[in-house]
Context: one part of a larger RNA
RNA sequence: GGCACACGGGGGAUGCCUAGGCUCCCAGAGGCGAUGAAGGACGUGAUAAGCUGCGAUAAGCCACGGGUAUCGGCAAAUGCGAAAUGAUCCGUGGAUUUCCGAAUGGGGCAACCCGGCAUGCUGAAGGCAUGCCAUACCGCUUGGCGGUAAGCGAACGCGCUGAACUGAAACAUCUAAGUAGGCGUAGGAGGAGAAAACAAGAGUGAUUCCGCAAGUAGUGGCGAGCGAACGCGGAACAGCCCAAACCGGUAUUGUUACGGCAAUACCGGGGUUGUAGGACUGUGCUAUGGUUACACCGGCGUAAAGUGGAAGCAGAUGGGAAGCUGCACGGUAUGGGUGAUAGUCCCGUAGACGUAAGCAAAGGUGGCCUAACAGUAUCCUGAGUAGGGCGGGACCGGAGGAAUCCUGCCUGAAUCAGCCGGCACCAUCCGGCAAGGCUAAAUACUCCUGGGAGACCGAUAGUGUACCAGUACCGUGAGGGAAAGGUGAAAAGGACCCCGAACAGGGGAGUGAAAAGAACCUGAAACCGUGUGCCUACAAUCGGUCGGAGUCCCGACAAGUCGGGAUGACGGCGUGCCUUUUGCAUAAUGAGCCUACGAGUUACACUUCACCGGCAAGGUUAAGCCCUUCAGGGGCGUAUCCGCAGCGAAAGCGAGUCUUAACAGGGCGCAUAGUCGGUGGAGGUAGACGCGAAACCUAGUGAUCUACCCUUGGGCAGGUUGAAGUUGCGGUAACACGUAAUGGAGGACCGAACCGAUAAACGUUGAAAAGUUUCCGGAUGACCUGAGGGUAGGGGUGAAAGGCCAAUCAAACUGGGAAAUAGCUCGUACUCCCCGAAAUGUUUUUAGGAACAGCGUGGCGUUUAGUCUGUCAGAGGUAGAGCUACCGAUUGGGUGCGGGGGAGUCAAAUCCUACCAAAUCCAGACGAACUCCGAAUACUGGUAGAUAUGCGCUGCAGUGAGGCACCGGGUGCUAAGGUCCGGUGCCGAGAGGGAAAGAACCCAGACCACCGGCUAAGGUCCCCAAAUCCGUUCUAAGUUGGACUAACGAGGUCCGGCUGCCCAGACAGCUAGGAUGUUGGCUUGGAAGCAGCCAUCCAUUUAAAGAGUGCGUAACAGCUCACUAGUCGAGCGGCCGGGCGUGGAUAAUAAACGGGCAUCAAGGACGGUACCGAAGCUGUGGAUUUGUACAGGCGACUGUACAUCUGGUAGGGGAGCAUUCCAUGCGGGGGGAAUGGACGGGGUGACCUGUCCUGGACUGCAUGGAAAAGCAAAUGUAGGCAUGAGUAACGAUAAGGGGGGUGUGAUACCCCCCCACCGAAAGACCAAGGUUUCCUGAUCAACGCUAAUCGGAUCAGGGUCAGUCGGGGCCUAAGGCGCACCCGAAAGGGGCAAGCCGAUGGACAACGGGUCAACAUUCCCGUACCCUUGUAUACUGCGAUGCGGUGACGUAGGAGUGGCACUGCCGCGCACUGACGGAAUAGUGCGUUGAAGGCCGUAGGUAUAGGACACGUAGGCAAAUCCGCGUAUCCUGCCGAAAGCCGACAGUACCGCGACCCUCCGGGGGAGCGGACAGCGCAGGUAAUCAUACUACCGAGAAAACCCGCUAAGCUCCAGGUAUACAAGGCCCGUACCGCAAACCGACACAGGUGGUCGAGGAGAGGAUCCUCAGGUGCUC
Repeated sequence: GGCACACGGGGGAUGCCUAGGCUCCCAGAGGCGAUGAAGGACGUGAUAAGCUGCGAUAAGCCACGGGUAUCGGCAAAUGCGAAAUGAUCCGUGGAUUUCCGAAUGGGGCAACCCGGCAUGCUGAAGGCAUGCCAUACCGCUUGGCGGUAAGCGAACGCGCUGAACUGAAACAUCUAAGUAGGCGUAGGAGGAGAAAACAAGAGUGAUUCCGCAAGUAGUGGCGAGCGAACGCGGAACAGCCCAAACCGGUAUUGUUACGGCAAUACCGGGGUUGUAGGACUGUGCUAUGGUUACACCGGCGUAAAGUGGAAGCAGAUGGGAAGCUGCACGGUAUGGGUGAUAGUCCCGUAGACGUAAGCAAAGGUGGCCUAACAGUAUCCUGAGUAGGGCGGGACCGGAGGAAUCCUGCCUGAAUCAGCCGGCACCAUCCGGCAAGGCUAAAUACUCCUGGGAGACCGAUAGUGUACCAGUACCGUGAGGGAAAGGUGAAAAGGACCCCGAACAGGGGAGUGAAAAGAACCUGAAACCGUGUGCCUACAAUCGGUCGGAGUCCCGACAAGUCGGGAUGACGGCGUGCCUUUUGCAUAAUGAGCCUACGAGUUACACUUCACCGGCAAGGUUAAGCCCUUCAGGGGCGUAUCCGCAGCGAAAGCGAGUCUUAACAGGGCGCAUAGUCGGUGGAGGUAGACGCGAAACCUAGUGAUCUACCCUUGGGCAGGUUGAAGUUGCGGUAACACGUAAUGGAGGACCGAACCGAUAAACGUUGAAAAGUUUCCGGAUGACCUGAGGGUAGGGGUGAAAGGCCAAUCAAACUGGGAAAUAGCUCGUACUCCCCGAAAUGUUUUUAGGAACAGCGUGGCGUUUAGUCUGUCAGAGGUAGAGCUACCGAUUGGGUGCGGGGGAGUCAAAUCCUACCAAAUCCAGACGAACUCCGAAUACUGGUAGAUAUGCGCUGCAGUGAGGCACCGGGUGCUAAGGUCCGGUGCCGAGAGGGAAAGAACCCAGACCACCGGCUAAGGUCCCCAAAUCCGUUCUAAGUUGGACUAACGAGGUCCGGCUGCCCAGACAGCUAGGAUGUUGGCUUGGAAGCAGCCAUCCAUUUAAAGAGUGCGUAACAGCUCACUAGUCGAGCGGCCGGGCGUGGAUAAUAAACGGGCAUCAAGGACGGUACCGAAGCUGUGGAUUUGUACAGGCGACUGUACAUCUGGUAGGGGAGCAUUCCAUGCGGGGGGAAUGGACGGGGUGACCUGUCCUGGACUGCAUGGAAAAGCAAAUGUAGGCAUGAGUAACGAUAAGGGGGGUGUGAUACCCCCCCACCGAAAGACCAAGGUUUCCUGAUCAACGCUAAUCGGAUCAGGGUCAGUCGGGGCCUAAGGCGCACCCGAAAGGGGCAAGCCGAUGGACAACGGGUCAACAUUCCCGUACCCUUGUAUACUGCGAUGCGGUGACGUAGGAGUGGCACUGCCGCGCACUGACGGAAUAGUGCGUUGAAGGCCGUAGGUAUAGGACACGUAGGCAAAUCCGCGUAUCCUGCCGAAAGCCGACAGUACCGCGACCCUCCGGGGGAGCGGACAGCGCAGGUAAUCAUACUACCGAGAAAACCCGCUAAGCUCCAGGUAUACAAGGCCCGUACCGCAAACCGACACAGGUGGUCGAGGAGAGGAUCCUCAGGUGCUC
């Protein structure tokens, strides 16, 4: 380490439960609000953080009613109270009801700030209280008097506006859809509504809604789709009023012959329709009828909190009885509770009773409405209307032949003898009367209230929320959005003891039925442990399976055997699962593991098929209505639909009809079965099996990031250069020019802050979602930066990179359309049985999709029609073959037409020709598109045998990527594991044996079991089952067995055939010869066998010897050969063919034999025998399918026999298991249900079941029904747990050390002593932002990257004090809001110029010291100043929202003045300082001082300056004495630091003394007391101040208030103003703490970012840099 067992931890599944949801039904209600809503903020309790309640009368106050014993909410405890004089509680009514919010006195950053008027406290200011004070519209009594509106709210209604994705397999008309969304507005409903309507020769009679009509008529790129009406059946029913004619009145106006008349406006009467009606004239009538669209009375009844409300005891068990047993009782009585399951225990329920307010039937009263007849001369009956044209829109109708309705623009009637409609238009006929209005019910919806229901959920479910959830948390914002239930019957919630630092935790004890012990019911799995048994350190891998030794344990007994269990040495076989594929162990996809969740569902008068059921030439209801019920029941309802007749384009005819001239022929029909419902299969429309886009549209939210712009502020150490101009000198006629100074320009130079980001490294699960280090660029400018604002998504902004617009940009983010669409990818869950494909054809904007056909499967029918073999008979033109058989091509030869060339005295004849060549002959030979021929197979038919299909109709599919091998071909290179066809087989979808291993090759098709048998391919030396088998040979190469390998080469070797030589002696070797004519001839310089040519291949001698086979010479010579003899003694050669071997032969491990190895084989060949060998065949037993037969049974079906079948992906079909719930029946359960754990048994399987333990309350079986109905995978969702791993890391490398203290515990806390670091900061002070982090005490679980006694952590208590500081009560900028006004479908937009808001700017009065643990310009002390009011005194033209002045402004530069602070030096005061070792003259340290304010008015600046006075004046919207302008005269002012004096007695600094306290003994703290004791020295020096100055320059540099002056109205004894003195008053908010950072922005105690001010010393130009003060730190391992 593995396996097993036992016991734990961890975790929170499972089971059980439900407090909460979900979906409906019935009824109610359908609004709330200026009498201040919805919704909030803040308060409110004895103690009080949250929720609830309530509102300063604050978990409540008053009254009435109900009710009865306790009560002060959730929510305990303590304290204190209330209550029979009736509390708490319940109901009804009333009172109070802070602030915000429509928000309404004004403003505003909601819950805050600031007012006016009246009254009061009260008395001047100030302060306080109460009431009133917004806007729009309307009305009137015209008074700012009264009324109404506003805002909120879930769906439903009407109207205005109005998408896109999507569908059309693309897309534009079209669709989606008038949907989503935006906006306006109403009501409990809304809208519509009382015919200028439909219809059609018959009629209906407002509207709305439901069922049909009907997916019809239509419409439609006639595509996708869209889609009526008439009419019928129902629900509910209801009809009316104006305008006008006519009559009259009032007012005004006009006119008048003043009698009137007319006009206009308003009012009253009248009148309201189409067989026209009314007015008018006449007659007649107030009768009749109507009235939930009016009011009042009335009060059956309904109705709040409530009252009554039947019937049980005992026993045993148990912690407990309601369960069980026994004996009773009630009952038309849901349900819940009670210690387990209760009719009779409790609360209730049925039924009965009861009252206030409210509602309210019948009934009554009033009011209101209402006629009829005749006459028909005249009058009236809705005008920019109807209609028309153009352009749109609505209807079923997309411009069409297009009626009807609406209208933006242009036009434009008629008047009852009239007008409109009836689908272009016209006529006839019919219906109706527009251009005014109102109108219940039937219909839609549910934020809300009450009651009820569920074959709905049960904590990953059901709402997002069962729980303090729209919370925590995330985001600037719109917006997004969780997790989280359970002790027990009862807290009886563990007294007490022990261990421990401990209020941690544990051990006892006790409670309880049980520890169930609060991290609490059950308590699974992953995962992590402890103990015991066995195994494991020479052994290789899907981890199993089969066999199996040893060891250990248990049981039984007959006592050495048997049985069981744990482990598993060793051996055989064996490359996971899923998906996708021709094909996956694949190194192709997916999964870390476990648990839970997770995907073919539902709807529809839709379509189709099957089965079951009802009825049947018929079948059937829909809406609705009625009855009944706790209903899911019953009945009615015949509208409608389907069928019963078809054919035809239709007219039409009809068992026929159409075609046609036809009576012919043919097509479609006729010779009947349907229909309704249920269930299932499939389709359609819907998201339609689940998850998944990139995108499109719509409405909003964002410029706290960033881009640009606007307004207002701020910043830039130091050094350098030296433009123009100016001046001096020189110079010129004058300029010019030169030179020296002066001067201080510059998108100038160097370089910090600041801004940026060149290079590199580091970093890359970072310190950091962009940084660090070093170097680097700009750094007076097109610079940088703060604050406040503006621009918004096809839009902005952009010195332009498609950059930026909140870590997002070739179109932001958020919600919605929305479950967009996805011919694509992935995933898709229990079992068994039967059958079982395809990867082909045609077409396709089609090629990875689809349609039809092909192939599969289920059902029905047909009934031998299928297949194979034999045989017989056929048609055929392939393989082959052939070509003197055609066509075409073709080699050689012969003959050779014709031609070329040559000759022929010109021509001709003619001749020649080794040229070309037709035709033909001989020989040879080719062809997919040649055939005189011509198979085998295949095909057709007959027949025989064998076998079991075939075909038709119908339901449901899948497939339409194929692959390899062999054969026949095309293509290619007679390349490819290539590609395209045809045939066959196999894989695909096929296991088993062989081929080492291998989809396809060989063998062979797996129903199950067996430690039976026989074989196939292939094998039989070992690995490894079977022959070291038999016989004959070959190979020597390890060839080979055991992959393939060429041309070509080789006396490798064996065999065969033919042939030659050979005992008359071959072949090889050895010995010897190899001669002569002759140097053959020619040629040649020479040629003698051997340069060459010729000839003979001669002749002679011979055993034999070429006029010569080579070498050789100049040529000879020489050496050889052929040939011959001898020797030797038996075979020796040549050619051809075959077998096995050999070279040719080069790639990366030895690695190309499966290995070892093997040589008369274990190699090759041939022959033979035996054996092994598979899931094949067979034996035994068992199961299944189908068929037939028999038997039983009504049937479904069952049994038996025989035959047969049982590999299987996509897919079809059949039969079952499990889960949850329902109904019925029957059970089980505290004597122990479900769940969980372990071990058995059964079944083909899904699964079922038993025992023991756990657990402590439910649950099963049968039959039928209904489904949120089965998981291993979806980079699935959620939770838990692993692995990596005790690994990386612990966040600046500025640094720690020692001693002591506290404490259970100290590297880190406290104290002391050293050391180190920063010091233009790592110090100090503001602003923003944060919001208690501040101080003190206590604590250490968590937080702190370690520890912690410490802390910015936790708990508790405390802490922020202002006339003068900042803000408001003052002002205005950008900008915002916005009156008037303008624009716009609505929402809304603009508004320069009213006004208001709005600082980053303007205006504006306090300083010093002291003090607390924590605050101070705020408290205290001292000393000041400002405003208001009053009083007093003195003087007096005062007066504003008007006028004027002022306020009031750029940048750069240089010179001066000049403090405070600071520094240095000197002096002085005090204290201290030397080991030995004293002294002070030496040294060190500290101190040597002091504000605002008042007085003073200097330096300096200013000269076109400042002022005085006089006059004139037409400008300053009126006025002006003011301002401006003009003239004249005069004066010297004006601004103004500093210094100085007072302040000033600082009872302070500092020093000394010092009670007392703490102490680690070093020291620290310290009330109180004493003393300004010593300089007002010198120097350095600045960016404060003067100064809004001065100079230069060009880019020419806010506004308003405050303040001063002037007048207007007005007032002028006053009021008011000015001055002085005294007195009184002086409001609201901020104020703690951090603030370059551990408290802000960055998810963090984060190496980043963050505006302004001060910023010391030495060196230095400097704020660079190094070292140091003050001060702060050592960066939490």
Molecule: large-subunit ribosomal RNA, half A
Organism: Parapedobacter sp. SGR-10